[in-house]
Context: one part of a larger RNA
Molecule: small-subunit ribosomal RNA, 5' domain
Organism: uncultured bacterium
Formats: sequence, structure tokens, C1' cells
RNA sequence: GAACGAACGCUGGCGGCGUGGAUAAGACAUGCAAGUCGAACGCUGAUUAUCCGGUAGCAAUAUCGGGUAGUUGGAGUGGCGCAAGGGUGCGUAACACGUGGGUAAUUUGCCAUGAAGUUGGGGAUAAUCCCGCGAAAGCGGGACUAAUACCGGAUGUGACCAUCGGGAGGCAUCUUUUGAUGGUUAAAGUUGGGGACCGUAAGGCCUGACGCUUCAUGAUAAGCCCGCGGCCUAUCAGCUAGUUGGUGAGGUAACGGCUCACCAAGGCUAAGACGGGUAGCAGGUCUGAGAGGACGACCAGCCACACUGGAACUGAGAGACGGUCCAGACACCUACGGGUGGCAGCAGUCGAGAAUUUUUCUCAAUGGGCGCAAGCUUGAAGGAGCGACGCCGCGUGGGGGAUGAAGGGUUUCGAUCCGUAAACCCCUGUCAUUUGCGAACAAACCUUAUUAUUUAAAAGAUGAUAAGCUGAUUGUAGCGAAAGAGGAAGGGACGGCUAACUCUGUGCCAGCAGCCGCGGUAAUACAGAGGUCCCGAGCGUUGUUC
Repeated sequence: GAACGAACGCUGGCGGCGUGGAUAAGACAUGCAAGUCGAACGCUGAUUAUCCGGUAGCAAUAUCGGGUAGUUGGAGUGGCGCAAGGGUGCGUAACACGUGGGUAAUUUGCCAUGAAGUUGGGGAUAAUCCCGCGAAAGCGGGACUAAUACCGGAUGUGACCAUCGGGAGGCAUCUUUUGAUGGUUAAAGUUGGGGACCGUAAGGCCUGACGCUUCAUGAUAAGCCCGCGGCCUAUCAGCUAGUUGGUGAGGUAACGGCUCACCAAGGCUAAGACGGGUAGCAGGUCUGAGAGGACGACCAGCCACACUGGAACUGAGAGACGGUCCAGACACCUACGGGUGGCAGCAGUCGAGAAUUUUUCUCAAUGGGCGCAAGCUUGAAGGAGCGACGCCGCGUGGGGGAUGAAGGGUUUCGAUCCGUAAACCCCUGUCAUUUGCGAACAAACCUUAUUAUUUAAAAGAUGAUAAGCUGAUUGUAGCGAAAGAGGAAGGGACGGCUAACUCUGUGCCAGCAGCCGCGGUAAUACAGAGGUCCCGAGCGUUGUUC
């Protein structure tokens, strides 16, 4: 000199863009952060329309019950999602990460393309009702019922396995293609529309949409293996029994001591094994002319973790932050028998600390989940709020004005400095204030109309065109008008380094200080004042890095 996720002191007008728990991975009150689908399914409540029946009434009507259709609420079965998104950096010196490869050793829900199929049955169960236990959390028994829930059967384009052949290729175990025989192995429906024909009707039948099953290819995502690279320590010199290798078996999506039985005695190490300390890694950031050094906040990638330790279940995917089980610590409820909880999600509280924000708005946009869709949901995200924490921009006025006013400082008492500075005169109107107008982020989805293709079809689907609907931020940005210099300057330094000097007080005292050093009666170095210098909504100090 530059830099900072900074803090502290003094001061503080506005805006834009960023950024904000670095310490206790300490403990957490409260609210929210993962739902959605009725076009998979049964039940139940409300309401509207309509039909039928009962009761009261002469009747209009009122009321009750039932059926059908529509709308809507509730819990439940079922499907998909909850493995993403969001947070933190404890652990980890490791194939964790970076980079380059391998997989002839592998998986991949949803998605895309292609091929084939979607047949016929069965038994349960939740919800609900009844009974019981318990303070509660919750649990048990009996009865009824549905499905795209569950389980057999059929079919087998295919796929897998075994046996026997042919061809091609390679990288050792092999890979790939083709033929025959045998064995094993699938499925689920929902919904829109319809001219003929059949049927009393439901429907059959036809035609779409969303699904379901099998297979192949791709895409995406992941698993595993390898070469190389990046901290300190020898006051750590030897380490190792599943250890190193083999055979066989098990296990896995998959290779492998991954696991096991047996056999052999190996494997690593001064090019630093083993041990100890520290640490998430990287794109990058800061500095520097560079080489290098230090760092890893924000943003994007990977990894690890979710009160602590362990385990598996479900699933395409988890050894699962807001799932389950066990143990532990802590906290809470309790009828003392027993239960409940996990903010390193967003806000917020306490604590420790020099120190780090609102218990805000909206799903309008982007993205995610579910759904045919409308839509619902989303503390992701988009916004607003707070903090000069940082960077950048703007302003606090401009011109004229010498009786060089008053006042203050100094003085050799003559004067001189603050100083065109002020007053005074003439202007301007940025920002702030008041007031009026007023955007963009919006295009889709969807609805309506027209039209092209498909089709038996003016259904439906797909595409095109036109119109309509949707804004949290926000009456914001911006633009116009009004008024008036009116509302807006401080901090540090002044002995040398280092730009900037005098007076008074003090008297080795009080004090200053980054280094040299000042202060013991004329202190440009302490304290105050006037003046000057530097920077300026900031200026200094401290800490850290180069």
C1' cells in the first nucleotide's frame, strides 16, 4: 500500500447492487418448512334439483323417510412424491476431492423411441358398527365391505436358465450373432365420444386419452476399480492374522477377504510405512510485476453429517434432517402403571461472545411434487424489512460581494490571520418533502371462436390463428407540478519518517508513543485553544493475510 463475512470509538442526508451466527455440531417456547390425486376404491356428513311414499291439513303448503343426479366437506384403503429442494462443516489425510481413464464386473422410477400384449377367477382387509383395556399415548377382540390393494390360473411376441450346433471379434477370465430342444416367467383398470348393427336395458361393437405388463435401444442419475496430484511431525522406525495370496462356497445390481471353510506365508516401509497433530476438497478469493504466499464467507460442483452410538425395513434409489427399531444423555407430560420430543430448514428465544437481521408478504414469475386438467402445495424461489457491513453514485448549493464589519487568535502594539469567509444582492432546484399521472417483469395453462391433420364422425386428440383470464413486490420505478437555500459534515493528524505551527497551561508530574523518542519552567512531541493539512458520509483504532 492492498484486502476483510470484521469488531470498537466519534459522526451520520439519500439511492442502487451486494452481504450479514466466523464463537457453543450449545439448549430450544411458538408458528410454518411435503404434499397431492374422487379420471384407482368403498364409507360418511352437508347442500341443490327431481321423483316416490308417509304424517298434519278441505287445499295451497309444511314436515319426515327413501331413490337418482350435481356440488362440497371428513377420515380411511390405494398410487406417486417424501432419497429432490433447504441447512451445517462434526467427522474425514481418505479413491474424500481434483484431473484423466476403465467397467469384457454393474443398476437406473419418472422421460423418449420401437415391438408385442392387456385374458379368466378367488380370498381378505381398513374405513364403519359393537364390546373391552388404559390417566394419556394408544391397544385388543367380534361382525360387514371395495379397489389400479393382495393371491392363484391361462397365453408367451419376448426375457432368463440349461443342453447341442454354425459364424464373427477381442483384452486372460471372454464378448457378440444365429438355429434347434427343454424348463421358468406378465398384466388393471379409469375416462371422453359415437353413425350403422345386436340387445328390453346395462352394454356389446367402433374410436380416442390416461394407465398396466414384457422386452429392446437411448437419455438421465448412480455404484465400483485404477494412474497422477495437493498439510505438519522422526522428540513417531518398524507395522500387519482376514493380515498378503490361492482353492471352494456364500453374498451383492456388480468385481473383490466383502464374508466363511481349508491351504500357503506372505504384504507395507527411509521415495517415510505405522503412530501423533491439524483440516471438509476443489472452481476459485486476497495479495504480488511475476514466481510465490495465505485463505476456502457469499455463488456454482463433489463429499460428510442430522441430539450421541448402532441397526435394518420399505423402495428404482436411503443404511433416510422434519421415517422405523434398540441403547444412552437431556428435556417435558403423568392418575407413578407409563408415555412424548429432537430448528446444523425459515423466522424467533436463551446462553457463551468483540460480534452477525423480521416470530414479514406472495406463489404473480422461475423451478419442484401430485393431478387428464382446473388446480392444490412449496420459509425452494421472488420480494419487502433491519445493519454505513462493503462497493458504487448523488447531495449538503451556484454567481457576485471589502466598510477587508463584528467576534476570536497572534502581536515587535505598527499591525496581521480566520477572510469573499459572513452579512447583503441575484439565481438554480439534484436528493429529501407535498401532490398528480403511472409502467415492465405476462407468457403460457385454461375458456370461447375459426381452421388443418387423424377418423365413419361436426366426438376426442394434436397443431395453427384470434379474443379473453392472471402482479406479491406496488400506486413501486419512472414522468410532471408546487414551495423554499429552505432539511443534510464530520473524523483524524500537524517533532522526523509524513502533507500540515503558534499561544496558553503543566513542570521526568500529568501524560504521549508505530519506530526513533518527548516531558526535570520559554514543550511546534503532554492538555486546551486558534490556525493549517489529509480524507469525506465517513474518519480513525484494533485484529488477520500478502